[in-house]
Context: one part of a larger RNA
Molecule: large-subunit ribosomal RNA, domain VI
Organism: Clostridiales bacterium
């Protein structure tokens, strides 16, 4: 821009795409079958490989604005506490997220026409013949069936729902302009979403973020001060002090205040 008033919702499915593997073991059955060695079809179960999709409660990785230890120097006068810089200085751990080696699932069953191929009824051709006429059977392959997108499917679909039948102007039109309805945008706060745009959750009749308090969860027992000890250190006050994503609570800080688009239907 169209979808022939304008708007938010909610839908069918034309038609695309992705799935679609397979193996061992138990049973039937040591049966049919075969002299005998040796061994099924057909049927039910079970456990598994690779592949995918999801998710992070397990288990483990990462986890550069979290805790601890520690080395070397520079400075905060000093001492103790600290900051910086050294690959994030190294080094142990680690919450959120995000992954996978983890965990859950998942191919199936079925339908329908077939291919090989195997049949039935049959005559050309008084037998015979699956085939010529006619009729079955049949395979991970083909359609559907699962599962995703999907009315620009220009053929532009279906449903109910909201908003209303205003004012000027002329060329009197399916006709311009204009402020408007339902409803949208823009601004802001932001993320469950993201390259930007989208999309989603708020915008004071507010928990949209941050900050505060609480909680979880990490870290691993701060500082100081006491007490032992010559000291290094230890021990107690302390399961302490600190904490990025995590959960709730609280209007304490910002979403203000506004603007703008947007129908009149042959």
């Nucleotide at each position: 821009c169209g979808u022939u008033u304008g708007a938010g919702a909610c839908u069918u499915g034309a038609g695309a795409g992705g799935g679609g593997c397979u193996g061992u073991c138990c049973u039937u059955a040591g049966u049919a079958c075969g002299a005998g060695a040796g061994g099924a079809c057909c049927g039910g179960g079970a456990c598994g490989g690779a592949c995918g999709c999801a998710c992070c409660g397990c288990c483990g990785g990462u986890g550069c604005a979290c805790c601890a230890g520690u080395u070397g120097u520079u400075c905060u006068g000093c001492c103790a506490a600290g900051a910086g810089c050294a690959u994030a200085g190294c080094u142990g751990g680690g919450u959120a997220g995000c992954c996978g080696u983890g965990u859950g699932c998942g191919g199936u069953u079925a339908u329908g026409a077939u291919a090989a191929a195997c049949g039935c009824u049959g005559a050309a051709a008084g037998c015979a013949u699956c085939u010529a006429a006619g009729c079955g059977u049949g395979a991970a392959a083909c359609a559907u069936g699962c599962u995703u997108c999907a009315a620009g499917a220009u053929g532009a679909g279906a449903u109910a729902u909201c908003c209303c039948a205003u004012g000027a102007c002329u060329a009197u039109a399916a006709g311009u302009c204009a402020g408007u309805a339902a409803g949208g945008u823009c601004g802001c706060u932001u993320g469950u979403a993201g390259a930007c745009u989208a999309c989603a959750a708020g915008c004071u009749u507010g928990a949209u973020a941050g900050g505060u308090c609480g909680g979880a969860a990490a870290u691993g027992u701060a500082a100081g001060u006491a007490c032992a000890g010559u000291a290094a250190u230890g021990u107690a006050u302390u399961c302490a002090g600190u904490u990025g994503a995590c959960c709730g609570a609280u209007a304490c800080u910002a979403a203000u205040a506004g603007a703008c688009c947007g129908a009149g239907g042959a």